[in-house]
A computed fold for a 125-nucleotide RNA from uncultured Chthoniobacter sp., annotated as SAM riboswitch aptamer (S box leader). Its mean pLDDT, the model's own confidence on a scale to 100, is 79. The organism belongs to Chthoniobacter, within Bacteria. Its Rfam family is "SAM riboswitch aptamer (S box leader)". Its family is annotated with regulation of gene expression in the Gene Ontology.

Parts: sequence; structure tokens; C1' cells
RNA sequence: CUUUCAUCAAGAGCGACCGAGGGACUGGCCCAAUGAAGUCGCGGCAACCGCUCGGUGCGCAAGCACCGGGGACCAGGUGCCAAAUCCAGCCGAAGGCGCGCAAGCGCCGGAGGAAAAGAUGAGAA
Repeated sequence: CUUUCAUCAAGAGCGACCGAGGGACUGGCCCAAUGAAGUCGCGGCAACCGCUCGGUGCGCAAGCACCGGGGACCAGGUGCCAAAUCCAGCCGAAGGCGCGCAAGCGCCGGAGGAAAAGAUGAGAA
């Protein structure tokens, strides 16, 4: 880098150094000299993996797989600690406006739905 599955409206920040950007991309809207990003220290959140308990299935067994619960145990492996993944990106209801005799057409709108993209974890190639 590619791919599979799961999750993404909750939660959790102080200090030191440094000094101008940051929120993935585009548009918007925000954050930032009352200090951005980054590095370090300490602290915290969460519960993906590990751990542990129960159930089911397979197995002679060891054990494996799936489902559900627990709590933060472990100097455990990651992750995270502005705003919903900050909002939207695709489709698009109600409603509004304009044109038209009308059928209807165009524009605005953005309830709602699904995806794309992205992030994180666990696997695979």
C1' cells in the first nucleotide's frame, strides 16, 4: 500500500520546550500569541485485542469457533482526550419563489435515508 469484518451523537488535559499554524481532502464553519502543529513529562478516558465469567456448537481430549456479560484487573498491546467523523459532499420529503391559460418547467430549501471518503481496532494477502 491492498483487502475482510466491527465501531464512529458517549467519554477523557494539565505542565515544560518551541513559535504559526490546525480541524484528512473540497466547500462551509470554527479553533489558534489568553500560544496552533510538533516533542517530552505526568494524568485521564474507553474497552478493539489480551484477561475473566456464562451459554451454544465442534472435538476422545487438549482445545477451537460463535454469541452474550464483567470490570479496568495487568508496571499488558493499541487507540483516544475542542466542536457528532465539527457540518455537508450521493439521493432527497414538506415548504417557498419565479415562469406558464394549463399540463408542467426552473430555482431555493434540507426532514429523512443510504453510500462514498476518512479514522481506529482485529484479521488476511